Transfer RNA from Salipaludibacillus neizhouensis, 74 nucleotides, folded computationally. Rfam family: tRNA.
RNA sequence: AGGGGUAUAGUUUAAUGGUAAAACGAAGGUCUCCAAAACCUUUGAUGCGGGUUCGACUCCUGCUACCCCUGCCA
Numbered sequence: 001a002g003g004g005g006u007a008u009a010g011u012u013u014a015a016u017g018g019u020a021a022a023a024c025g026a027a028g029g030u031c032u033c034c035a036a037a038a039c040c041u042u043u044g045a046u047g048c049g050g051g052u053u054c055g056a057c058u059c060c061u062g063c064u065a066c067c068c069c070u071g072c073c074a
Base pairs, nucleotide, nucleotide: 001070002069003068004067005066006065007064010024011023012022013021018054025043026042027041028040029039030038047063048062049061050060051059
């Protein structure tokens, strides 16, 4: 330099184009002599822009970050 892939909560995953769902975690509570476990409540997310659309995590496009492959220079 070229090609391909990925980007959703603190972490790991979902989501026919129909308005973001869970698990773990964290905080509080019940229980317990104290904890753990269990149960209840709360918490918080679509990498950054542009476009298409009545409506975009989803489709198109530019960029950014990371991973893989090929190549060049040293």